[in-house]
Molecule: Bacterial small signal recognition particle RNA
Organism: Candidatus Brocadiia bacterium
């Protein structure tokens, strides 16, 4: 002081972790204006059948709660992370060259 390598720095990208939304399972969720079943009481029958049906029981719908180390998306000063860029800047290696 050049050159070539590489490392940090800048940008992109993947990806991983996080935060947020959603969906999906799970669970709870309707006096009546949701199903289903329908005691009792009604209503029809000489009976029988049988009709509409409240409450009780089940499902469940809006919704609500717990959570899954599930899917999906979004986000940015997150990273001992991985590829790739472009000037220049810094540090390190290596080759020369000059004093």
């Nucleotide at each position: 002081u050049g050159g070539c390598c590489g490392g940090c720095c800048u940008c992109a990208u993947g990806c991983a972790a996080g935060g947020c939304a959603g969906g999906c399972g799970c669970g709870c969720g309707a006096a009546c204006c949701a199903g289903g079943c329908c005691a009792g009481a009604c209503c029809c029958u000489g009976a029988c059948c049988g009709g509409a049906g409240c409450a009780a029981c089940c499902u469940u719908a809006a919704g609500c709660g717990a959570u899954g180390c599930c899917c999906u998306g979004c986000c940015g000063g997150u990273g001992c992370c991985g590829u790739g860029a472009a000037u220049c800047g810094u540090c390190g290696g290596u080759c020369g060259c000059u004093c």